[in-house]
The RNA shown here (transfer RNA) has 72 nucleotides and comes from a Candidatus Daviesbacteria bacterium.
The source organism's lineage runs through Bacteria, Bacteria candidate phyla and Candidatus Daviesiibacteriota.
Rfam family: tRNA. Rfam classes the family as a transfer RNA.
RNA sequence: GGGCAGUUAGUUCAGCGGUAGAACGCUUCUCUGAUAAAGAAGAGGCGAAUGGUUCGACUCCAUUACUGCCCA
Numbered sequence: 001g002g003g004c005a006g007u008u009a010g011u012u013c014a015g016c017g018g019u020a021g022a023a024c025g026c027u028u029c030u031c032u033g034a035u036a037a038a039g040a041a042g043a044g045g046c047g048a049a050u051g052g053u054u055c056g057a058c059u060c061c062a063u064u065a066c067u068g069c070c071c072a
Stems, first nucleotide, its partner, number of pairs: 001071007010024004018055001026042005048064005
């Protein structure tokens, strides 16, 4: 320099045009003499950025940034 993939909750990952989810973690409660385990409830996301398409975009398109892989 060229090509490809990824970027979504604190972490690991789903979702792939129509109100954004799970597991673990965190908080509170129940249980216990106490802790753990178990059970119940809850908080936490402007979806890497900017533009575009669309009635409507995490999802499609373009550009940029960052990360990883391949080729030279």